The RNA shown here (Fluoride riboswitch aptamer (crcB RNA motif)) has 63 nucleotides and comes from a Bacillota bacterium. Its mean pLDDT, the model's own confidence on a scale to 100, is 78. The organism belongs to Bacillota, within Bacteria.

RNA sequence: UGAUGGGCAGGUGAUGGAGCUCACCAUUAACCUCCCUGACGGGAUAAUGGCUCCUGCGAGCGG
Numbered sequence: 001u002g003a004u005g006g007g008c009a010g011g012u013g014a015u016g017g018a019g020c021u022c023a024c025c026a027u028u029a030a031c032c033u034c035c036c037u038g039a040c041g042g043g044a045u046a047a048u049g050g051c052u053c054c055u056g057c058g059a060g061c062g063g
Stems, first nucleotide, its partner, number of pairs: 010025004016054006033044004
């Protein structure tokens, strides 16, 4: 470095992908934001549970 054989690698944490990490759950589960309203309905923040990077979106400044 390659080949072969065996075993392991679950799900979830309000909008995308990846790595690391934390927490929760065991399929009858974890989880499914906030504010106003009796309800209907209306409004608001955020791409993270947390950190970093990428992508998308918004605002400001400079070239």